[in-house]
Context: one part of a larger RNA
RNA sequence: CCCUCGUUAAGGAACUAGGCAAAAUGAGUCCGUAACUUCGGGAGAAGGACUGCCACGGUAGGGUGAAACGGCUUGCCCGCGUAGCCCGAGGUGGUCGCAGUGAAAUGGCCCUGCCGACUGUUUAACAAAACCACAGGUCUCUGCAAACUCGAAAGAGGAUGUAUAGGGGCUGACGCCUGCCCAGUGCCGGAAGGUUAAGGGGAGGGGUUAGCGCAAGCGAAGCUCUGAACCGAAGCCCCGGUGAACGGCGGCCGUAACUAUAACGGUCCUAAGGUAGCGAAAUUCCUUGUCGGGUAAGUUCCGACCCGCACGAAUGGCGUAACGAGCGGGGCACUGUCUCAACGAGGGACCCG
Numbered sequence: 001c002c003c004u005c006g007u008u009a010a011g012g013a014a015c016u017a018g019g020c021a022a023a024a025u026g027a028g029u030c031c032g033u034a035a036c037u038u039c040g041g042g043a044g045a046a047g048g049a050c051u052g053c054c055a056c057g058g059u060a061g062g063g064u065g066a067a068a069c070g071g072c073u074u075g076c077c078c079g080c081g082u083a084g085c086c087c088g089a090g091g092u093g094g095u096c097g098c099a100g101u102g103a104a105a106u107g108g109c110c111c112u113g114c115c116g117a118c119u120g121u122u123u124a125a126c127a128a129a130a131c132c133a134c135a136g137g138u139c140u141c142u143g144c145a146a147a148c149u150c151g152a153a154a155g156a157g158g159a160u161g162u163a164u165a166g167g168g169g170c171u172g173a174c175g176c177c178u179g180c181c182c183a184g185u186g187c188c189g190g191a192a193g194g195u196u197a198a199g200g201g202g203a204g205g206g207g208u209u210a211g212c213g214c215a216a217g218c219g220a221a222g223c224u225c226u227g228a229a230c231c232g233a234a235g236c237c238c239c240g241g242u243g244a245a246c247g248g249c250g251g252c253c254g255u256a257a258c259u260a261u262a263a264c265g266g267u268c269c270u271a272a273g274g275u276a277g278c279g280a281a282a283u284u285c286c287u288u289g290u291c292g293g294g295u296a297a298g299u300u301c302c303g304a305c306c307c308g309c310a311c312g313a314a315u316g317g318c319g320u321a322a323c324g325a326g327c328g329g330g331g332c333a334c335u336g337u338c339u340c341a342a343c344g345a346g347g348g349a350c351c352c353g
Base pairs, nucleotide, nucleotide: 001348002347003346004345005344006343007342008341010339011338014337019334027051028050029049030048031047036041038173052095053094054093055092056091061087062086063085064084069079070078071077072075096100108332109331110330111329112328113327114326115324116323120132136171137170138169139168140167141166142165148157149156150155174319175318176317177316179249180248181247184246185245186242187241188240189239190238193237194236195235199231200230204226205225206224207223208222211218212217250268251267252266253265254264277311278308289305290304291303292302293301
């Protein structure tokens, strides 16, 4: 010096990213317990008091309960309840120590926010969480040889189920709610018109050559190459619907008798221009915004304001008791975390062997 422990004057978080670690709390009985609340809870809230041993005295009381006694409906009956056995306070008095749950085991607590309702689940070996799941909500598919999944198929699962069922998507207890846009994309419905494949269809054209012609050339049938019109579904175009489908939810200028601001007006664009609620937020760049609170002093925290760079309503919005090894702020208690270090114990390191 290192590791693991123990103790420490005065102070008591001044340590630090952060009370990390440590300390403190701790059992039982009794008293006593707030806001809030879904009336269950919150609660072991918080905060207090007591606890050994001896005597009265195994006392009061309780349980069981032979015997005896009483009763009648005579029964393996009921009642009462002494003895025995078991349990056993409270009180009064006394007594010892610094200390009586005398050791050990054995919650620290409170206030206030954020997130997630909750119990659960997860990165086997850095992360347990505000992730995932979850009951509940909603949309959608599926009429049963179901949809869907696995499988070239047979077949199997779904399910020995049948729409109060099963599959898929989103949301995520509960409370109050969930606005506007269907122009684009998706999905659903429609079938008049446009477009449209193979196929059908064969007008026409080319090659070949019997033949005709003096030649140039023409050229039947067959074979062959090609091939227009016309008839051809779904789809797409088209016409509608649909947002708890993918998604989206404006700009500029002016205006009130101080100023400031703009209920109001004008104008441009759009499918429609963000409603309620919330808001410097797990979201705010400017920003340590401004004001208030807490501190002697507060980039954090809490309450407000609203100029929301760039919240916003099931990629849910806002609340919410309870819950949380979650994250943030404050306080009480307590401490070697610190001021600032010291001593002690054991084990190493080190020396000898």
Molecule: large-subunit ribosomal RNA, domain IV
Organism: Caldilineales bacterium